[in-house]
RNA sequence: AUGCUUGUAGCUUAACUGGAUAGAGCGUUAGAAUACGAAUCUAAAGGUUAGAAGUUCGAAUCUUCUCAGGCAUA
Numbered sequence: 001a002u003g004c005u006u007g008u009a010g011c012u013u014a015a016c017u018g019g020a021u022a023g024a025g026c027g028u029u030a031g032a033a034u035a036c037g038a039a040u041c042u043a044a045a046g047g048u049u050a051g052a053a054g055u056u057c058g059a060a061u062c063u064u065c066u067c068a069g070g071c072a073u074a
Base pairs, nucleotide, nucleotide: 001073002072003071004070005069006068007067010026011025012024013023019057028044029043030042031041032040050066051065052064053063054062
């Protein structure tokens, strides 16, 4: 340099041929319970779906460019 691939919550991830409010586990916070803690139970917060633009009635999903990681070739 070229080709392929991955990027979603603090971490690990789901999301069907583009369709309904982007969910779950762990973690965090609050509460219950306990003499106190751990474990357990209940609830809550936390997401520009890497960034920008485009297509579409509708985009995490399709297209283009950029950024970052990985693999292959030179």